[in-house]
Background: c-di-GMP-I-GGC riboswitch aptamer from a bacterium, 108 nucleotides, folded computationally. The sequence was found by an Rfam model in a public genome assembly. Its mean pLDDT, the model's own confidence on a scale to 100, is 81.

Formats: sequence, structure tokens, C1' cells
RNA sequence: CCCGAUAAAGGCAAACCCGCCGAAAGGCGGGGACGCAAAGCCGCGGGGCUAAGGAACACUCGAAGCACAGGCAGCACAGAGUGGACUACGCCGGCCGGGCCGCCGAAG
Repeated sequence: CCCGAUAAAGGCAAACCCGCCGAAAGGCGGGGACGCAAAGCCGCGGGGCUAAGGAACACUCGAAGCACAGGCAGCACAGAGUGGACUACGCCGGCCGGGCCGCCGAAG
């Protein structure tokens, strides 16, 4: 240095619950342990999650305007509402790879 034991001393903390932040994914704190030899740190590469916001589409409403003898009612921009899909600058390191640091020392 590789490697990882029914070793030793420790460490972390899934699901779930409570509180807080967030549009959400998710994060933080407390409780709690499914597990983890890096389940320590870094969003560099891959992959995945969310869609507030964004551009378009569909449907509905629709001042102005057009049309009209009158009526039924037609066309219809601005704007508004609803919906599905798309999209990351958001998120995931306990999804994989990579980089950096680190406890211990059986067998090999």
C1' cells in the first nucleotide's frame, strides 16, 4: 500500500413519528435503527426525482373592435381560468463512477 475478521475501540443512521424550511423533489433538528468498512467530505461525469417559474398547445370565459333594421346570435384581440405534456438555474452522495481525507490490524 492492497485487503476487510464472529477482532478491539468507536462512528454514521433507513423506514416511520414530531417540529421547522420549501411550490415540490427534498433539506435541517429531535426521537428511532433497516443497514453501512468510508452510509466521511466534494454535485466533476453518468443516472434518477420535482416543475415554482418559463415558452407552446388544448378547452372555457372574454372588455375593445367587426358585423347587425331588430332579434336569436356570429367573428374575436387584450386579459383571465383550467388541463395534460415539455423544461433546472432546484433536488438526490444510503444510485453508479470519479476525486480528497480518515480509525484498527486477523488471514492473505